A computed fold for a 265-nucleotide RNA from a Clostridia bacterium, annotated as Bacterial large signal recognition particle RNA. Model confidence (mean pLDDT): 75 of 100. It matches the Rfam family "Bacterial large signal recognition particle RNA". For this family Rfam cites "SRPDB: Signal Recognition Particle Database" (Rosenblad et al., Nucleic Acids Res, 2003). Rfam classes the family as a non-coding RNA gene. Gene Ontology terms of the family: SRP-dependent cotranslational protein targeting to membrane, signal sequence recognition and signal recognition particle, plasma membrane targeting. It was read from a public genome assembly, where an Rfam model found it. Taxonomically the source falls in Clostridia (Bacteria, Bacillati, Bacillota).
This record gives sequence, structure tokens and C1' cells, in this order.
RNA sequence: CCGUGCUAGGUGGGGAACUAGCGGUGCCCUGUACCUGCAACCCGCUACAGCAGGAUCGAAGGCUUAUCAUGAGGCAAGUGUUUGUAAGGAUCGCCCUAAGCAAGUGGUGUUGACAGCUGAGUCUAACGCAAUAGGACUCUGUGAACCUCGUCAGGUCUGGGAAGAAGCAGCGAUAAGCAGACCCUCCUAUGUGCCGUUGGGUAGCUUAGCUCGAGCUAACUACUUAGGUAACACUUGGGAGCAGUUGUCAAAGAUAAGGGCACGG
Repeated sequence: CCGUGCUAGGUGGGGAACUAGCGGUGCCCUGUACCUGCAACCCGCUACAGCAGGAUCGAAGGCUUAUCAUGAGGCAAGUGUUUGUAAGGAUCGCCCUAAGCAAGUGGUGUUGACAGCUGAGUCUAACGCAAUAGGACUCUGUGAACCUCGUCAGGUCUGGGAAGAAGCAGCGAUAAGCAGACCCUCCUAUGUGCCGUUGGGUAGCUUAGCUCGAGCUAACUACUUAGGUAACACUUGGGAGCAGUUGUCAAAGAUAAGGGCACGG
């Protein structure tokens, strides 16, 4: 160096999750890579960490180790920005309300502000007057088949007679009642009154007069205080999208190194 037969090993790997941990089934990435059975209310194991059974390649292009960054992808933590959501006025914004102040604007004031004094009114009690309403009184008319009155024709009754009695209709009058007039008088009442008298009250307001002699007011702006407010802004919480950053794991890829035993020639 060649040939034959073996063995280690290969026939995919990785991320997250799960798990005390490892591997697998399931998800995702890479990219093409033997078969059968088991398995998310999981399955199998224990640091030599899937198990069980088979097939095939086999010490090299395929195996092992190290390094690299051109490194897909995943995970974690920051940052910026956008968006939606929940809460907050114990949130210094915006907005609203109230109070204060009197710097500015305005209004008012020597034709007299503010303040003070006096009177009147507004308020209230009683009384009077008036108004309105109701009732009574007064007057007029009407007003009873009998059970009201007077007179009682006719008729009736008593009586020998003289005479007497009751009494309907009619006529006249009247009671209750009804209707009207009057508003003379009286009583009662009041969502009545530019009314009067007497007393009370007089905080505020209006008005008249007097004193004083320059302020007064607070509508707007500014400022201060208090309250409200969740639309916006702000703060806080957790969520989503996008763009950076850092860390970590890392497939595929590239480079370098390593790579066993036996027999025969």
C1' cells in the first nucleotide's frame, strides 16, 4: 500500500415549554434525514439519563473534538415610540363653580361717593270707613177643594111657631211658601282697598332732609383660596404593535486536528 472480517460510531440536529433533571411524543427553526411498538388528565429513564425489537453503512466525503462569525431561529432583560385598557382630583395643567383681593380695564361720583343722624314707607295688632258676597228686616204681588178667618146666596138641620145652628161655592183677608223691589237698618264673611286713626317693630331695602368731603363698585383680566371634573393632559398598573440595544442557547456552514482491532498478501 492492497484485500477480507469486525468493533466504536452513524443513519439528523437545535430552541422554547414540560420536568428535580435527561430524552421522546406534540409546537417552532434548520433542511431531506432507516423501519416497527409506546406516550400530554403524558411515556421512558437517572448523570454512560428514551425504552423494546429489527435493518443497514462502517474507520471515512459520511464519525469525534476544537475554533470562527457570514450565522437562520428561539428565549430573557432594558430603551424609544404608537395604540387601546383600568384606576386616580391626596393631580401644581385645561375646564366649571363659589369666596376673597383691588393691580389693570370698565361703571358710578364735587349736578356730592362712602359713612353718620332724623322723618316717612315697606312689616305687624286693633278699630273705623268703603267694596263685594250672603242672610235678616221692610214693602209689593201671588198664595188653602176640606183639615185658616170673616161674610156666607142656594141648599141642609132643630123647632108647632117665633126663632136658632152648622156651613159648601162665591167674595174679602191671611199663614207657611214663592217671586220681585228697596238698599233704609242690622248681622256674618273676605286671595277686597294708591282709604283713615292709634300702638308695636324698625335687621335689611326704598325715599326725603341735614352733616362730612373723595371715594365707591366688582362686570372683565390678573392673583389667592376652597370645591368639582376622568373629555384631553398628567401619574400609576398590566396588555398589544413597531424599531434599536444587551445577554444567552444555537441549526445549517467554513477551517483545523484526531480516528481502533484481527488475519492474509